[in-house]
Molecule: transfer RNA
Organism: Deltaproteobacteria bacterium
C1' cells in the first nucleotide's frame, strides 16, 4: 500500500428490516436454603437527558443516507484482528 472478519450493556454474547434496549450466560445486589458457608433456587440488574411521580425521548464503535420503519441494507471515518505484498 492491497483483501478479509470485527465493534451490541459490568464482561462474553446472539441478534442480519416491524413482534428489539435487545436473547442467553457470567457477574453485582437482595431474599429463600444452612448452626455458618459453599453449591442450588428466587427476584432485580445498561446509559444519558426531561418528570414529584407515574412515565417519557434518545443512544447497538463515530458521522451521514435509503426506507412507512434500521443493531441489520448503503456511504464516509476510527479502531482491533487476521493474510497477502
Nucleotide at each position: 500500500g492491497g483483501a478479509g472478519a470485527g465493534a451490541u450493556g459490568c464482561c462474553c454474547g446472539a441478534g442480519u428490516g416491524g413482534c428489539c434496549g435487545a436473547a442467553g450466560g457470567g457477574g453485582u445486589a437482595c431474599g429463600a436454603u444452612u448452626g455458618g458457608a459453599a453449591a442450588u433456587c428466587g427476584u432485580a440488574u445498561g446509559a444519558a437527558g426531561g418528570g414529584u411521580a407515574a412515565c417519557c425521548u434518545u443512544c447497538c464503535g463515530a458521522g451521514g443516507g435509503u426506507u412507512c420503519g434500521a443493531a441489520u441494507c448503503c456511504c464516509u471515518c476510527u479502531c482491533u484482528c487476521u493474510c497477502c505484498g